[in-house]
Molecule: transfer RNA
Organism: Ipomoea nil
RNA sequence: UCUGUUGUAGUCUAGUUGGUUAGGAUACUCGGUUCUCACCCAAGAGACCCGGGUUCAAAUCUUGGCAACGGAA
Numbered sequence: 001u002c003u004g005u006u007g008u009a010g011u012c013u014a015g016u017u018g019g020u021u022a023g024g025a026u027a028c029u030c031g032g033u034u035c036u037c038a039c040c041c042a043a044g045a046g047a048c049c050c051g052g053g054u055u056c057a058a059a060u061c062u063u064g065g066c067a068a069c070g071g072a073a
Stems, first nucleotide, its partner, number of pairs: 001072007010026004019056001028044002031041002049065005
């Protein structure tokens, strides 16, 4: 310098050729249980990397950028 893949809560991750509340695990908060803590049970809050385009509608398609990882020179 060129090229490929990926980017979703604090962390890990699902999301099917665009549409029904963006789902799960863990962590966190609160309640229950316990003499207390842990475990366990119940509840709650929290996310689509940034900008543009297409579309009635974009996490999803497309494009530019940024970042991580890999490949080539």